Large-subunit ribosomal RNA, domain IV from a freshwater metagenome, 354 nucleotides, folded computationally.
The coordinates come from a structure-prediction model, not an experiment, and the mean pLDDT is 87.
The full RNA is in RNAcentral, with records from SILVA.

[in-house]
Context: one part of a larger RNA
């Protein structure tokens, strides 16, 4: 000097981002136990008290069980003896200390969040993430939908059959889930429009037997080749109806009440519809340490309200909620070397000397 560990006057979280770490508590018997609650819990809530040894009641209660007794009985019951054996209540005694060591919960209030047990980043994250029972929508009538595979067979689904199986979202329970189908998606309809390949072959054209012409050249059947019009032609799109626990959305402006302020109420514009019930400076609030009550001597955190919600809001679920959590915020009590502020002891290293 470092590490592990023991202890510490007085104060007792003043430390710190934060009680991180350490300390406290601890066993057992008994007593006693709040709000609240899904009546199961919460609960070991919290908070008290006893604990050694000896003696008396007393070798007692009880167990076992021989002889015996009852009994038809080798069943069963009972039960001297023998053996074993708590607990309680008095009295005494003793140490600083009696669960004498070790092992062995600190606890209460309040709020957020996920209902819960479970799962997860082997090797920096255990959580509010994931899963879950429950809820809803949707697909699938069986060689099912869906998956795998090479557009195959085969296999899984399933030796199942809609109370079954697949997919998506939500996430116990309680209560509730408003409105909009204009956009996007999806399902159904189909008169009409658009329309590919293909069908069809009008037209135009190349070539030339032949014919006309003195010639240059012109016309030109059949065949073959090229071109390819009107027209016929599926789905899709246009179109039409439905659908939001599909993807999603859910206004502005201006007047008005006997002080002021505010606006139940009126006008106007505009949309597919204009945010309902709830909740709200929130895990969401920029301004912001909003304002106000509580807590403190003093509180950017916290809790109860308020609503002016930059940008809350209903299964992208909304709002509550007992129980639960190595979860997050805040606070009381107990307790402590976390600290005021250091000190002392022990074991192991480094280091120095040998």
């Nucleotide at each position: 000097u470092u590490u592990u560990u023991u202890u510490u006057a007085a104060g007792g979280a003043a430390u710190u981002a934060g009680g991180u770490a350490a300390a406290u508590u601890g066993a057992u018997a008994u007593u006693g136990u709040a709000a609240u609650u899904u009546u199961g819990g919460a609960a070991g809530a919290a908070g008290g008290u006893g604990u050694g040894u000896u003696u008396u009641u007393u070798g007692u209660a009880g167990g076992u069980g021989u002889a015996g007794a009852u009994g038809a009985a080798u069943a069963a019951u009972u039960g001297a003896a023998g053996u074993u054996g708590a607990g309680a209540a008095g009295g005494g005694u003793u140490g600083u200390a009696g669960a004498g060591a070790a092992a062995u919960g600190g606890u209460g209030g309040u709020a957020g969040u996920g209902a819960u047990u479970g799962u997860u980043u082997a090797u920096c994250a255990a959580a509010a993430a994931u899963a879950u029972a429950g809820g809803a929508c949707u697909c699938u009538g069986u060689g099912a939908a869906g998956g795998u595979g090479a557009u195959a067979a085969g296999c899984c689904g399933a030796u199942g059959u809609a109370u079954a199986g697949g997919g998506u979202c939500u996430g116990a329970u309680u209560u509730u889930u408003g409105u909009c189908u204009g956009g996007u998606g999806u399902u159904g309809g189909a008169a009409g429009g658009u329309u590919a390949a293909g069908g069809g072959g009008a037209u135009u054209u190349a070539u030339u037997a032949g014919c006309c012409g003195u010639a240059a050249g012109g016309c030109g059947a059949a065949g073959u080749g090229a071109u390819g019009a009107u027209c016929c032609g599926a789905a899709g799109c246009c179109u039409u109806a439905g659908u939001a626990a599909a993807u999603g959305g859910u206004g502005g402006u201006u007047g008005u009440a006997a002080u002021u302020a505010u606006a139940a109420u009126g006008g106007u514009u505009u949309u597919a519809a204009g945010g309902u019930a709830g909740u709200g400076a929130a895990a969401u609030u920029u301004c912001u340490u909003g304002u106000u009550g509580g807590g403190u001597a003093a509180g950017u955190u916290u809790u109860g309200a308020u609503c002016u919600g930059u940008a809350u809001g209903a299964a992208u679920g909304g709002a509550g909620u007992a129980a639960u959590g190595a979860u997050u915020u805040u606070u009381g009590u107990a307790u402590u070397g976390u600290u005021u502020u250091g000190g002392a002891g022990a074991g192991g290293g480094a280091c120095u000397c040998a």